Small-subunit ribosomal RNA from an uncultured bacterium, 1409 nucleotides, folded computationally. Rfam family: Bacterial small subunit ribosomal RNA. The RNAcentral record of the sequence draws on ENA and SILVA. Its mean pLDDT, the model's own confidence on a scale to 100, is 86.

[in-house]
RNA sequence: GAGUUUGAUCCUGGCUCAGAACGAACGCUGGCGGUGCGCCUAACACAUGCAAGUCGAACGGGGUGCUUGAAGCUGAUCGCUUCGGCGUGAAGCAUCUUGUUACCUAGUGGCGAACGGGUGAGUAACACGUAGGCAACCAACCCUUAGGAUUGGGAUACUCCCGAGAAAUCGGGAACAAUACCGGAUAUGACCCCGGGGUGAAAUGCCCUGAGGUAAAAGCUGCGAGCAAUCGUGGCGCCUUUGGAUGGGCCUGCGGCCUAUCAGCUAGUUGGUGAGGUAACGGCUCACCAAGGCAGAGACGGGUAGCCGGACUGAGAGGUUGAUCGGCCACACUGGAACUGAGACACGGUCCAGACUCCUACGGGAGGCAGCAGUGAGGAAUUUUGCGCAAUGGGCGAAAGCCUGACGCAGCGACACCGCGUGGGGGAAGAAGGCUCUCGGGUUGUAAACCCCUUUCGUGAGGGAAAAAGUCCCGGGCAACCGGGAUGAUGGUACCUCAGGAAGAAGCCACGGCUAACUCUGUGCCAGCAGCCGCGGUAAGACAGAGGUGGCAAGCGUUGUUCGGAUUUACUGGGCUUAAAGGGCGUGUAGGCGUCCUGAUAAGUCAGAUGUGGAAGCCUCAGGCUUAACCUGAGAAUUGCAUUUGAAACUGUCAGGAUUGAGUCGUGCAAGGGAGGGCAGAAUUCCUGGUGGAGCGGUGAAAUGCGUAGAUAUCAGGAGGAAGGCCGGUGGCGAAGGCGGCCCUCUAGGCACUGACUGACGCUGAGGCGCGAAAGCGUGGGGAGCAAACAGGAUUAGAUACCCUGGUAGUCCACGCCCUAAACGGUGGGUACUAGGUGUGGGUGGCGAUAGUCAUCUGUGCCGCAGGGAAACCAUUAAGUACCCCGCCUGGGGAGUACGGUCGCAAGAUUAAAACUCAAAGGAAUUGACGGGGGCCCGCACAAGCGGUGGAGCAUGUGGUUUAAUUCGACGCUACGCGAAAAACCUUACCUGGGCUUGACAUGCUAGUAGUAGGGACCCGAAAGGGCGACGAUCCGGCUUCGGUUGGAAGCUAGCACAGGUGCUGCAUGGCUGUCGUCAGCUCGUGCCGUGAGGUGUUGGGUUAAGUCCCGCAACGAGCGCAACCCCCAUUCUCUGUUGCUCCGGGUAACCGGGGCUCUCUGAGAAAACUGCCGGCGAAGAGCUGGAGGAAGGUGGGGAUGACGUCAAGUCCUCAUGGCCCUUAUGCCCAGGGCUACACACGUGCUACAAUGGUAGAUACAAAGGGAAGCCAACCCGCGAGGAGGAGCCAAUCCCCCAAAAUCUAUCUCAGUUGGGAUCGGAGUCUGCAACUCGACUCCGUGAACCUGGAAUCGCUAGUAAUCGCGAAUCAGAAUGUCGCGGUGAAUACGUUCCCGGGCCUUGCACAC
Repeated sequence: GAGUUUGAUCCUGGCUCAGAACGAACGCUGGCGGUGCGCCUAACACAUGCAAGUCGAACGGGGUGCUUGAAGCUGAUCGCUUCGGCGUGAAGCAUCUUGUUACCUAGUGGCGAACGGGUGAGUAACACGUAGGCAACCAACCCUUAGGAUUGGGAUACUCCCGAGAAAUCGGGAACAAUACCGGAUAUGACCCCGGGGUGAAAUGCCCUGAGGUAAAAGCUGCGAGCAAUCGUGGCGCCUUUGGAUGGGCCUGCGGCCUAUCAGCUAGUUGGUGAGGUAACGGCUCACCAAGGCAGAGACGGGUAGCCGGACUGAGAGGUUGAUCGGCCACACUGGAACUGAGACACGGUCCAGACUCCUACGGGAGGCAGCAGUGAGGAAUUUUGCGCAAUGGGCGAAAGCCUGACGCAGCGACACCGCGUGGGGGAAGAAGGCUCUCGGGUUGUAAACCCCUUUCGUGAGGGAAAAAGUCCCGGGCAACCGGGAUGAUGGUACCUCAGGAAGAAGCCACGGCUAACUCUGUGCCAGCAGCCGCGGUAAGACAGAGGUGGCAAGCGUUGUUCGGAUUUACUGGGCUUAAAGGGCGUGUAGGCGUCCUGAUAAGUCAGAUGUGGAAGCCUCAGGCUUAACCUGAGAAUUGCAUUUGAAACUGUCAGGAUUGAGUCGUGCAAGGGAGGGCAGAAUUCCUGGUGGAGCGGUGAAAUGCGUAGAUAUCAGGAGGAAGGCCGGUGGCGAAGGCGGCCCUCUAGGCACUGACUGACGCUGAGGCGCGAAAGCGUGGGGAGCAAACAGGAUUAGAUACCCUGGUAGUCCACGCCCUAAACGGUGGGUACUAGGUGUGGGUGGCGAUAGUCAUCUGUGCCGCAGGGAAACCAUUAAGUACCCCGCCUGGGGAGUACGGUCGCAAGAUUAAAACUCAAAGGAAUUGACGGGGGCCCGCACAAGCGGUGGAGCAUGUGGUUUAAUUCGACGCUACGCGAAAAACCUUACCUGGGCUUGACAUGCUAGUAGUAGGGACCCGAAAGGGCGACGAUCCGGCUUCGGUUGGAAGCUAGCACAGGUGCUGCAUGGCUGUCGUCAGCUCGUGCCGUGAGGUGUUGGGUUAAGUCCCGCAACGAGCGCAACCCCCAUUCUCUGUUGCUCCGGGUAACCGGGGCUCUCUGAGAAAACUGCCGGCGAAGAGCUGGAGGAAGGUGGGGAUGACGUCAAGUCCUCAUGGCCCUUAUGCCCAGGGCUACACACGUGCUACAAUGGUAGAUACAAAGGGAAGCCAACCCGCGAGGAGGAGCCAAUCCCCCAAAAUCUAUCUCAGUUGGGAUCGGAGUCUGCAACUCGACUCCGUGAACCUGGAAUCGCUAGUAAUCGCGAAUCAGAAUGUCGCGGUGAAUACGUUCCCGGGCCUUGCACAC
């Protein structure tokens, strides 16, 4: 910086991400080199090898060689020979011997082994870091000063002999050496003791000095001389001593973890005296004495941890860390102990104990990888049982040299950092392939191919280091030194050269937002992803795959950990009215902070200097490896500590003063401040008595309860307890809790005024102490009313409640506990400053005759500026501006809970976590919606009425059920006589069966086609379809001998593209529609207000059917809606005049002839209504009300017209359309069936239940429509449906067409009927290929339910409801449905409390699908 709480907003606040780092691990991948690094876990156990030896110039001995010699064995050669042997004796072997001889070494002895190397278990400590101290110390080896090194003695290992034992090892005896051990002598100096002097800040220091005392030693070797003993000289050693270097020991200041749910700890503890002990101080140890010591600035206890230089991160301050390298410490199987030694309480030493492992002859023994390798185990995880002492370093030695898993190298590991490469240039037909596509293309992509070039690295070959200063050997030289030679693990490595060829060398992660990078396919809340938000339920840029893209690159991701971001512990740098957070209130201890002036001081502070702040690291600059990493050099830095010299403003300290902070005294004032005591009145209840006589009481309504044993009511008297009416007030007092009748006593605080006094005495306040409503607890009183618990009555689905009748603790008093509250102003205390206005309580002063007014101090409210605040709001009573002190907070839940402690009689209070879990929890404000919130208003919304539905039968639709199928859709209002203005076939989408496959239909391409297309007849079949097939064409162009021929079109056939789908998704869509609702609303521009969402306008006052209009107003205007403009009806006029109307004549009538256009009417146009006029109301206006006139009056009646939007409302089956699916079938054709089923349930209707009626007869009056595949007259036939018939009419002409109710007359007489007509039987008519499933109608017969319909519910405010008939669309036929038409023609509306729906304003809100 970003994401994430919300519909949106601002804030608070947590979670998460992007960065850097790592001794890492895991997954995928892997070309080379350099430099580093590599058991973080089991301080678990360890096989095997190696890691500390060396000195023979300390010593005795031993061994081997050489040398000397001796005897022995064998015996070459040679000689002799009797051939049997004899002699000689080289060489060899074994034993012994000589030595100024060489090498080796078990033992004695010396030095080393206390270093180097490992590990981090322990340790919270003078362990570490830093700065100091030792007047309290030590030291082998090294350097240095001064001196010395004399004389004796006894022993012992090894060895030999004997013995024990399995072994390890041990015992006894004998002999012997030293630089081993022990005496004596000597003492420059050292040390001890007793004195003197000097020096020092100083005790016990140091220096000088006097007396006394104590303690030493070892030899070896080179050279020279000498017969030798021995002497001289050099080297190495030895003893005493001085100083140093270096290393160590001890002490101290300061610094660095968590925990108080560890608050008290301590007997060698603290100190002293004395002694012991140590290198040395010291309770280090001991004896005695004293009773101290430590601790809230955290003792003691618990947990964790090696510390540091540094490392990582960070702008810094900080935070985290302590691998590799370096310093210190600690440890060495576990625990303890000492010995030796200069040094250890000792990694590769000893002893004891323990555990474990191993050997054993069972009696006993051996061992210690946290050295280097290595093994097992543990673990996510960490290497070779390598080479070499060539270099560096160490031990021993005089030296050569030996030893050295320290070290130098190599091996393994992408573990990290750094470097290099995997090619470079050209190359558009933008190839092929892939992916995508709107089918045009786009992209992969100059990428590839192809052409030209290069060869790092790797491969092969050849050459080939530095590191070697030095050391050793030989020669020379007195010596320094010179000459020559030897000496390399790494390593035939680095490096150089050559050869050949683009040749051998790229992956990983990501692509919804954060966060750079997008599409297709698959999947279908599945599989899966995910760091947070979140994706996935059929069109997924989030899963999986692919193509493409982005990022990094020999690596890339993931996981873990740390810091950062996080100002999210805030020192830098946060907060606490409402978000988490002010202690319930006071008093006061420690502590923190503190007025003015003067002087001193120098602790803090500031400045300078000095020392130190190791090296490495970081940083800067140079340099060396081809570069870099890495390495080397120099510098800077090391912010610290200490010492010292200064400064003196501020803080501190000391001293002196001051008065303004604070306090005291005085005079007044107000008050429900507190404690104790006393008194009075009203009311309730109870008791006694009187009157009285049936109820009272209680509630929404009741009941329980009380009452004839006399209640309630009323009167009189009495008892007792509690509480304080009016005054009474955002009025008073108190620190808070709290305090209210009147009087008295005691007592605290406050305010005002005034002068004097004290002289900083102040503020805050961790712990502590005190107070602390109500409830509760203990003991004892008291108890009228009220009243938890409890009981009863109601209410209710229930009612452990609300309501009622009772009622006990308690409420009251005294004493003692409890100690908590929304103990709230949700606001700690103090001081100062920062506009005002207006009330009110207490006081004082000025002016004024009073009333009053002005000023001021102190309380208490409201409004309001600056300022603050997320906003709401606060605002001299701050939440403003500052300072001081205290308390508290750090996401939500778990939880103010558990455990522990403290307190309490108990109840409980207080202190106060964690596991786990969520991505939020929250504050303020905004817009909506909602409320059995409020205000205003409207609507057949209720009310007032009329008629229905719900009951019956039937019709119709739906659910359900059934079925091969009962096609599909519609589901509260807003589905259900709806799509469907009409299913016998068709329709038709469904089912069964039979068929077709470029298809019933469209377009294009290719090929074929003259006996072609078409196709009578015939055959199979239910048809569709299939087969055979007589006959048999058309059009256009060219050629033509006019016979034809050729090419094309059409058609057909075959094939390919494609058609087709009422298949899915209305939650992918367009269009159309329903609904809120014909409700009065919905918005915009600019301006203004607000951090913002947003507000204003549109709210307010009136008014209207209306956001209709008027007035006002930080708004001014505008748009979509309202209204009007449109259509029909109502009046009049003009025009028109047949088919209409009318007059006359004729005729029985239908009708005919003639005249007319007044009326009716037709259908074009015009007029008319606008609150225009008058009165009243209204401030005015808008408007309302009444009236006049008028056919009509305030929208005249009806229709059309439906704002922004809501319901993912309905429709993919009207149509269109994305995607998906089917393609000899989910397409197409056909026959039959189904959509008409039927225990049942619901909706909408029709007909009824009858007398306001039925039946029969008579008789009158409409409107609006329709008519050529039509309407159909007259007349005839039939009881009738209808048939026959054919006139007229393309319609103001003819037809449908008699309107019916009404009216008149007659009859029925209250009944399941002469009501009602269902159902069923029979016979018919009509339409139609066809009425079985399954039509309508007619006639005859039959004659069901039903006697006005429970809860509930619907429509309607006038030509309306109700009632009566008529017509039309659809349609061959088939309405009780639908859409229209006219006839007759009511009742009621007080009113807006209530039910339902709606509009505006306001309020609450934890709702926002």